c-di-GMP-I riboswitch aptamer from a Bacillota bacterium, 86 nucleotides, folded computationally.
Its Rfam family is "c-di-GMP-I riboswitch aptamer". Rfam's curators write: GEMM was predicted in a large-scale screen for bacterial structured RNA regulatory elements. Gene Ontology term of the family: cyclic-di-GMP binding.
Lineage of the source: Bacteria > Bacillati > Bacillota.
Model confidence (mean pLDDT): 83 of 100.
It was read from a public genome assembly, where an Rfam model found it.
RNA sequence: CGAUUCGCCAGGCAAACCACCUGAAAGGGUGGGGCGCAAAACUAUGGGUCUAAAGCUAACAAGGCUAUGACCGCCAGGUUGCAGGG
Repeated sequence: CGAUUCGCCAGGCAAACCACCUGAAAGGGUGGGGCGCAAAACUAUGGGUCUAAAGCUAACAAGGCUAUGACCGCCAGGUUGCAGGG
């Protein structure tokens, strides 16, 4: 220096839920709150999942199709990383 593993001590993040804000929605933000996480840090690159405003379609209609929207705490890839130990 690199890979891998652990996580004592000290720390970090923060699920569901609640309140407010925002968005057509999925969702996101802030505060509370802790389910959990050794990358639950960043990234939408590949896959997957969610939503359907607008558009198209059906047309008495119900509805259907579709990301340019979203999810990194769905999986993988890329980038970065620790007070330490093996």